[in-house]
RNA sequence: GCCGCCAUAGCUCAGCGGGAGAGCGGCCGCUUCACACGCGGUAGGCCCCUGGUUCGAUCCCAGGUGGCGGCA
Numbered sequence: 001g002c003c004g005c006c007a008u009a010g011c012u013c014a015g016c017g018g019g020a021g022a023g024c025g026g027c028c029g030c031u032u033c034a035c036a037c038g039c040g041g042u043a044g045g046c047c048c049c050u051g052g053u054u055c056g057a058u059c060c061c062a063g064g065u066g067g068c069g070g071c072a
Base pairs, nucleotide, nucleotide: 001071002070003069004068005067006066007065010024011023012022013021018055026042027041028040029039030038048064049063050062051061052060
């Protein structure tokens, strides 16, 4: 220098055009003498940034940034 993959909740990750979700973690409650386990509930993300396409974008396209890998 070129190519590819990834970027979504505190963490690990789903979701691939019309509802933003799960597990773990946090908080509250039930249970217990108490803790743990278990059960129920609840909060938390303008989906990396900018622009484009579209009636509509987390999703498609272009560029950028960061991370990982490959080639030279």
Background: A computed fold for a 72-nucleotide RNA from Gordonia amarae, annotated as transfer RNA. The coordinates come from a structure-prediction model, not an experiment, and the mean pLDDT is 84. The RNAcentral record of the sequence draws on ENA. It matches the Rfam family "tRNA". Rfam's curators write: Transfer RNA (tRNA) molecules are approximately 80 nucleotides in length.